[in-house]
This is a predicted structure of a 74-nucleotide RNA (c-di-GMP-I riboswitch aptamer) from Oribacterium sp. KHPX15. Model confidence (mean pLDDT): 78 of 100. Of the family's consensus pairs, 94% are formed in the model. The RNAcentral record of the sequence draws on ENA and Rfam.
Parts: sequence; C1' cells; structure tokens
RNA sequence: UCACUUAAAUAGCAAACCCGGAGAAAUCCGGCGACGCAAAGCUACAGGGACCGAAAGGUCAGCCAGCUGCACUU
Repeated sequence: UCACUUAAAUAGCAAACCCGGAGAAAUCCGGCGACGCAAAGCUACAGGGACCGAAAGGUCAGCCAGCUGCACUU
C1' cells in the first nucleotide's frame, strides 16, 4: 500500500420495550436500555424503494444507493 478475511481488546454509535414531550399520521426529540453496526458518519423533489396523508405535502440514511472516512490483528 492492497484485500476487508478471522478472532479479541479499547473507544464510538444505539434497535425493540418502557417513560416524558412534538405531530393528524408516518415519524421525530429526550431519558432508560442493548438487538445489532467497521461507516449504524453525512446526504431525502431534482437515484431507486418503503411509509403517512383526501390532497397539498410530509417521513424513513439501522432498505438499496451516493459522498467522505476510521482503530487493531492477519
């Protein structure tokens, strides 16, 4: 440097449930808590997809995707 394979350690993130709050809803925020994550970091008309809504429109990045990027071992 490449592969991102295997196991472990340190640090990080934090699903569901429950509690409080916002919202018509999807869903979001805080607390609690760890199912998982080597990009579970960022990006939502102007990639696909899913969800809510009568519509206007809204939500989801922990569905795929795009961009950036990381510790250790082998």